A computed fold for a 73-nucleotide RNA from Geosiphon pyriformis, annotated as transfer RNA. RNAcentral records the identical sequence in 2 taxa. The organism belongs to Geosiphon, within Eukaryota. Rfam family: tRNA. Rfam links the family to the GO term triplet codon-amino acid adaptor activity.

[in-house]
RNA sequence: GCCCGAUUAACUCAGUCGGUAGAGUGACAGGCUCUUAACCUGCUAGUCGCGGGUUCGAGCCCCGCAUCGGGCU
Numbered sequence: 001g002c003c004c005g006a007u008u009a010a011c012u013c014a015g016u017c018g019g020u021a022g023a024g025u026g027a028c029a030g031g032c033u034c035u036u037a038a039c040c041u042g043c044u045a046g047u048c049g050c051g052g053g054u055u056c057g058a059g060c061c062c063c064g065c066a067u068c069g070g071g072c073u
């Protein structure tokens, strides 16, 4: 230098053919329990890496950039 993959909640990850962003874990509160853990309920939580473009509408499509991982030279 070129190619491929990844980037979404604090963490690990879903998100179909473009149509109101989700789960689990964690944190917090409550229930249960003599107490803790476990279990149950509620709650907390997003500039969808950044900047543009297309579109009535973009996490998703297009372009550029950044970071991480891998490959080639």
Base pairs, nucleotide, nucleotide: 001072002071003070004069005068006067007066010025011024012023013022019056026044028042029041030040031039049065050064051063052062053061